[in-house]
RNA sequence: CGCGGGGUGGAGCAGUGGUAGCUCGCGAGGCUCAUAACCUCGAGGUCGUGGGUUCAAUUCCCACCCCCGCAA
Numbered sequence: 001c002g003c004g005g006g007g008u009g010g011a012g013c014a015g016u017g018g019u020a021g022c023u024c025g026c027g028a029g030g031c032u033c034a035u036a037a038c039c040u041c042g043a044g045g046u047c048g049u050g051g052g053u054u055c056a057a058u059u060c061c062c063a064c065c066c067c068c069g070c071a072a
Base pairs, nucleotide, nucleotide: 002070003069004068005067006066007065010024011023012022013021018055026042027041028040029039030038048064049063050062051061052060
C1' cells in the first nucleotide's frame, strides 16, 4: 500500500432518512435505626473531523484522522 469492522453522555452499547435512547455509574429525594438493595426525579451528547445529496442526515455518498482484525 490492499480488504473488512468500528468511533454515539463518565463506562459498555442500541439507534437502516423525521424530537438521540438503554444498562451501569454520578447527583438529589423517598424507604430504613443506619448502610446496601429497592422506588422516583435530575444533570451529563454540537453522534471522530470536513464536505456532498435531501425539505430534513447518527443514518446515504466522498475525503481525511484514530482503533481493531485479515492478507501481503
The RNA shown here (transfer RNA) has 72 nucleotides and comes from a Candidatus Altimarinota bacterium.
Its Rfam family is "tRNA". By type it is a transfer RNA. About the family: Transfer RNA (tRNA) molecules are approximately 80 nucleotides in length.
Taxonomically the source falls in Candidatus Altimarinota (Bacteria, Bacteria candidate phyla).